Large-subunit ribosomal RNA, domain IV from a marine metagenome, 363 nucleotides, folded computationally.
Its Rfam family is "Bacterial large subunit ribosomal RNA".
[in-house]
Context: one part of a larger RNA
RNA sequence: CCUUCGUUAAGGAAUUCGACAAACUAGCUCUGUAACUUCGGGAUAAAGAGUGCCCGUGGAGUGAUUAUCACACGCUGAUAUGAGCUCUUUCGGGUCGCAGUGAAUAGGCUCAGGCGACUGUUUACCAAAAACACAGGUCUCUGCUAAUACGAAAGUAGAUGUAUAGGGGCUGACGCCUGCCCAGUGCUGGAAGGUUAUGGGGAAAGGUUAGCUUCCGUUCGCGGAAGCGAAGCUUUGAACCGAAGCCCCAGUGAACGGCGGCCGUAACUAUAACGGUCCUAAGGUAGCGAAAUCCCUUGUCGGGUAAGUUCCGACCCGCACGAAUGGCGUAACGAUCUGAGCGUUGUCUCAACGAAGGACUCG
Numbered sequence: 001c002c003u004u005c006g007u008u009a010a011g012g013a014a015u016u017c018g019a020c021a022a023a024c025u026a027g028c029u030c031u032g033u034a035a036c037u038u039c040g041g042g043a044u045a046a047a048g049a050g051u052g053c054c055c056g057u058g059g060a061g062u063g064a065u066u067a068u069c070a071c072a073c074g075c076u077g078a079u080a081u082g083a084g085c086u087c088u089u090u091c092g093g094g095u096c097g098c099a100g101u102g103a104a105u106a107g108g109c110u111c112a113g114g115c116g117a118c119u120g121u122u123u124a125c126c127a128a129a130a131a132c133a134c135a136g137g138u139c140u141c142u143g144c145u146a147a148u149a150c151g152a153a154a155g156u157a158g159a160u161g162u163a164u165a166g167g168g169g170c171u172g173a174c175g176c177c178u179g180c181c182c183a184g185u186g187c188u189g190g191a192a193g194g195u196u197a198u199g200g201g202g203a204a205a206g207g208u209u210a211g212c213u214u215c216c217g218u219u220c221g222c223g224g225a226a227g228c229g230a231a232g233c234u235u236u237g238a239a240c241c242g243a244a245g246c247c248c249c250a251g252u253g254a255a256c257g258g259c260g261g262c263c264g265u266a267a268c269u270a271u272a273a274c275g276g277u278c279c280u281a282a283g284g285u286a287g288c289g290a291a292a293u294c295c296c297u298u299g300u301c302g303g304g305u306a307a308g309u310u311c312c313g314a315c316c317c318g319c320a321c322g323a324a325u326g327g328c329g330u331a332a333c334g335a336u337c338u339g340a341g342c343g344u345u346g347u348c349u350c351a352a353c354g355a356a357g358g359a360c361u362c363g
Base pairs, nucleotide, nucleotide: 001358002357003356004355005354006353007352008351010349011348014347019344027051028050029049030048031047036041038173052095053094054093055092056091058088059087060086061085062084066080067079068078069077070076071074096100108342109341110340111339112338113337114336115334116333120132121131136171137170138169139168140167141166142165148157149156150155174329175328176327177326179259180258181257184256185255186252187251188250189249190248193247194246195245199241200240204236205235206234207233208232211228212227213226214225215224216223217222260278261277262276263275264274287321288318299315300314301313302312303311
């Protein structure tokens, strides 16, 4: 010097991102206990007092013994008495120590706010949370050979269940609520018209050529070239018919989502209840708001401090809150996050000493 501990004058968070760490507190009995509240809680709230041992005295339980009475005369019953023993949060007195839950085990507390209702779950090995789940809410699918899922299938789960059931999505206790837009996308319904695949349908056209025509050659038997061309076979193939879907017509937001701009105006000024105009499917309602959301920004005002970019209460100019991608509240709860205070301390001013084990030296 390192690790793990112990003690510390005076001060007491001055340390630090932050009281991290450590310390304080602690059991039991009694007194006492606020705001708020879903009336259950909050609450061991907070804040106090006592605590050993000895003597006396009380309380509770058990109940020996003794006495009286009764009769069914007994190992009986009733009433009274109350020894001894056990327990004790009774009260009084005394006594020792610095200290009595004498060691050990055994909450620090309060105020305010954010988030999440809660108990729970999670990144085995850097994240335990405000994330996930949750009871509750709501939408949607599903009539049973259910929907859905696994599986080429058989089959199985769903379920030996049957819409008070099962699957999926979103939200997330509770309280008050949940506004406007169906133009786009999605979903549901509709079927008049338009479009339309495979397929049906075959107008028409092409190829091939038995035969015919013309020309050339000819040993007169015929051979070659060009053109036309029936039937059959084959190739291409128009009109027309024709489902769902799409176009189309409606509905639907606790479906995906969206929820404006400019100008003017009141008898101080300022502001604009009011008016005009453009655009849109509709122009953000209630509530909240410098917020886990505010760039400018340490916004402005108030509180707390001697001094406060954090915090709390307001304001509203919301860069860029907002209503189940839920809005706003909310008692209780939280190894949650933020701010403040009391107590307490080696966190610090500022370090010191001690203990054990290392490191180090010698061996």